[in-house]
Molecule: transfer RNA
Organism: Clostridia bacterium
RNA sequence: GGCCCGCUGGUCAAACGGCUAAGACACCACCCCUUCACGGUGGAGACACGGGUUCGAUUCCCGUGCGGGUCA
Numbered sequence: 001g002g003c004c005c006g007c008u009g010g011u012c013a014a015a016c017g018g019c020u021a022a023g024a025c026a027c028c029a030c031c032c033c034u035u036c037a038c039g040g041u042g043g044a045g046a047c048a049c050g051g052g053u054u055c056g057a058u059u060c061c062c063g064u065g066c067g068g069g070u071c072a
Stems, first nucleotide, its partner, number of pairs: 001071007010025003018055001027043005048064005
C1' cells in the first nucleotide's frame, strides 16, 4: 500500500429505515438486615466523525479516524 471485518453508556451487548435506543454487569439513592454481603425498588449514563440518499438514518451509500485480520 491492496482487500475484508468491526466501531452503540464505565464494560459487555441487542435493535425489518419510523421504539422514550432493549438487556446484563458495574455506579448512585432508598428499602431490607445489628452491619456487610445477598435481595427488592428507583435513578443517571451511549449510536466514532463529516457528507450523501430518504418524508424520515444507529440502520443504506461515500469519505475520514481508530482497532483487528489477510496479501504483498